[in-house]
This is a predicted structure of a 376-nucleotide RNA (Bacterial RNase P class A) from Longimicrobium sp. The model forms 92% of the base pairs in the Rfam consensus. The organism belongs to Longimicrobium, within Bacteria. Its mean pLDDT, the model's own confidence on a scale to 100, is 79. Rfam family: Bacterial RNase P class A. By type it is a ribozyme. Its family is annotated with tRNA processing, dimeric ribonuclease P complex and ribonuclease P activity in the Gene Ontology. The RNAcentral record of the sequence draws on ENA.
Parts: sequence; C1' cells; structure tokens
RNA sequence: GGAGGCGGAAGAGGACCGCGGCGCCUUUGAGCGUCGAGGAAAGUCCGAGCUCCGCAGGGCAGGGUGCCGGGUAACGCCCGGGCGUCGAAAGGCGACGGAUAGCGCAACAGAGAACAAACCGCCGAUGGCCCCUCGGGGAUCAGGCAAGGGUGAAACGGUGCGGUAAGAGCGCACCGCGCGGCUGGUAACAGUCGUGGCACGGCAAGCCCCACCCGGAGCAAGGCCAAGCAGAGACGAGGGGUUGCCCGCCCCACGAAGGAUCUCGGUUCUUCACAGUCUCGGGUAGGCUGCUCGAGGCCGUCGGCAACGACGGUCCCAGAGAAAUGGUCCUCCCCCGCCAGUCGGGGACAGAACUCGGCUUACUCCGCCUCCCAGU
Repeated sequence: GGAGGCGGAAGAGGACCGCGGCGCCUUUGAGCGUCGAGGAAAGUCCGAGCUCCGCAGGGCAGGGUGCCGGGUAACGCCCGGGCGUCGAAAGGCGACGGAUAGCGCAACAGAGAACAAACCGCCGAUGGCCCCUCGGGGAUCAGGCAAGGGUGAAACGGUGCGGUAAGAGCGCACCGCGCGGCUGGUAACAGUCGUGGCACGGCAAGCCCCACCCGGAGCAAGGCCAAGCAGAGACGAGGGGUUGCCCGCCCCACGAAGGAUCUCGGUUCUUCACAGUCUCGGGUAGGCUGCUCGAGGCCGUCGGCAACGACGGUCCCAGAGAAAUGGUCCUCCCCCGCCAGUCGGGGACAGAACUCGGCUUACUCCGCCUCCCAGU
C1' cells in the first nucleotide's frame, strides 16, 4: 500500500445575535434564570407498557414461531453452546422440529427419476450356431451384468481387496447409514462398543403432522369541560356484544289504544309507538387532561464466560402547534491536500410528537484482527 473481517464514536470550550417550553419579579422589560434531538429521532418491520371495547369464556377456522441452554416485562431480539455450511484466514451465514402418519411433486437432459433402468459398454460359464488338425477356437441367438462411459440438481451407499464367465454387500476391512448399549454433557450433541449387509433416496421457503404462542383497535387511544345544531323519510321483530363461523354468557327491545269475533283464554284488523338499520339534511373543527420520573441515565461494588442481574451512590434530561432546538466568529479536536506553514480545504446521514425494548436501512471517521505485496 492492497483485499477482507470485527468492534467503537458521532466533537469540546467560549463570545455575540436569534427561536421554543417552564419559572420568577417591589424594574411586566421583547427583563432575568433554567432546560431544549439521534445513533439512527428514519422505515413503522417485530415485541411490550398504557387506554378503551361488558367478560376477554370454549370449539372450529386463521395467523405466527420452530436445534439446545440461558437472558428479558416480552420478542421473530440478545448471549453462550451444538450441528451444518461458506472462506486460505480473521470470521460470516443458517425457513436448524418431523420424509417408517398420510397425500403430492421432480422442468430440461437422459435408455431409465422411486415396488428402478440395458443407450454405449462388459460377459456369454450354461443351451443353441459356425470352424476344426477333435486338443480346441470364433461370432453372439437365448441369456447374464448396475463394474466403466454418458445424462442430470439427484441414478437405489463410498474406497480397496477377494471373488466371478462378466459382475454384484456375493464375502471381508475401513468409512457412511440404521438399531441397541455404555461414557461425557442440564441439553442439543459428541465419543465408543456391539450389531444389521444396506433395507429406510430428495423436497415440508408443497399440502400436512407435532409442540408452543396469538381477542380487536389504537394517544386522531381514552377522560373532563365549553360552544353549536333541525330535523325529515323509508324499513323494522328481533338487534348488538369489535377479523370469519358455531356455542356459552351478557346488554337493549318485544309496547299501547280502539274495533270485530268467540269455547272468555285467545285469534284477527286498524292506528300510534318501539331496540335499532339505511338514506337525505343540520352543527362543531375550541380548551384542559392523558404528557413524560421512566422495564430511566451516569458512576461504583459484587455475581455471571456472556447477554444480564443484585446492591449502593448520584442526576432530572424536549414535551407544543404540522412549525423551536439555529446562525456567525475564535481556540482546540479529527480528516484530506500541497507550493510544507501564523497554509488551503473539509467535518456526513439526518432530525423528536404517548412511551419503552429490538431489528433493518442511511452516513462519516477511528481502532483492532487476518492474509497478500513492497521497503527498512
């Protein structure tokens, strides 16, 4: 210097001017004091707090998560471990439960793609054929063969030795795989011994099965106050209870008058109502609250490999409206450049709105680690 990997940080002090919130005043002044963005305030993708929906009940449907252990209020997050995988390494990544519950799928290529398959190839021991010097030899019709070639993402265990006509777990050794035991480990899993001749291939980012989790809406939640208005029409015996269906349970409504009839309990007709639904029309666009002290920040000690926890001390740190949180200069800081010094440039991305914990994305700089090249 290059390539790659992993972490960290996001300027400090001052002067003047300006903006927003709050407090103070016996100078009510554009006075004084005090506080005023981030690691991502962003995307709104997960998980919660908080609030309301009467209960937040059961079943089905639906959705999510998915190695093991731990952390946490919780998580799809984090930490540690296992296994797999990528990389030469530092390190990274992981839709990482089940394929003997069942169903389904496999394009193209290829002879054959799941109770396998002879395209090339090998053999032709056995039966047949041809030749013959009768010892044998030859081609390959029947037939045998999954060893070699070729296709493919994948070809029904791999390597080697034996075996055979050629072959083949046909036999054996090692590896792999299944089953059983033992050892280590909380476990995932690992190691080891025995056993089975291999049967049981892949895909669950296809249906499905198993385990666990999930009610909905959101601070425009919700509460209090003020202001303002105008109702009309249709339907109406069931309606509502907040993703769908069913059930439970709960809430609202199922009324009144008159007439007719009669077996005096009802039936029927008319009118007016009725929970509520729909359509049209009218009014408001204000204030207070929720609201920021919180699973809070910082420091220390202790426990833990760590995530994190416990204890002690200390601090109070935006709260609006969609709108404030800025500008200029000086000193320092960091980076870059050269004509090398009292030098010249540059300092990103972005920006709160109920509040937290994560993830992801944007962006500048620094440190450490791995490997390579060159020089001393």